[in-house]
């Protein structure tokens, strides 16, 4: 150097005919309790890797560029 996969909340991760973004854990608040942990309700947190580009409209589709992994040389 080339192929192929992935990049989405603080952490793993979902997201299929393109139509306004979710869980789980974890954080913060309340209930309970003597106080706590469990539990059980509620919230807060995302320019969806950056840049163009087609489309009325993109996390999802077209080029390019970064990051990570495997595979090939």
């Nucleotide at each position: 150097g080339g192929u192929c996969a992935g990049g989405u909340a603080g952490c793993u991760c979902a997201g299929u005919u393109g139509g306004u973004a979710g869980a789980g854990c974890g954080c913060c608040g309340g209930u309970c309790u003597g106080a706590a942990a469990a539990a059980c309700c509620g919230g807060a947190g995302g320019u969806c890797g950056c840049c163009g580009g087609a489309u009325c409209g993109a996390c999802g589709c077209c080029g390019g560029c970064c990051c990570u992994g495997a595979c090939c040389a």
Molecule: transfer RNA
Organism: Acidimicrobiia bacterium